[in-house]
RNA sequence: GGGCCUGGAGUCGGUCGGUAAGACACCGCCUUCGCAAGGCGGGGAUAGCGGGUUCAAUUCCCGCCGGGUCCA
Numbered sequence: 001g002g003g004c005c006u007g008g009a010g011u012c013g014g015u016c017g018g019u020a021a022g023a024c025a026c027c028g029c030c031u032u033c034g035c036a037a038g039g040c041g042g043g044g045a046u047a048g049c050g051g052g053u054u055c056a057a058u059u060c061c062c063g064c065c066g067g068g069u070c071c072a
Base pairs, nucleotide, nucleotide: 001071002070003069004068005067006066007065010024011023012022018055026042027041028040029039030038048064049063050062051061052060
């Protein structure tokens, strides 16, 4: 320098055109002498940034930035 993959709550991660699941973590309650485990409930992301397409984009397209990988 070039090709490919990838970028979402603290972490992992489903969704892949119609207004973002779940798990862990966190907070509260129950249970315990107490802790853990377990049960019930609660709050948190407009999806790296900027454009484009569309009635509508996390989802498609382009550029940039970051990460991974292969080639030179």
Molecule: transfer RNA
Organism: archaeon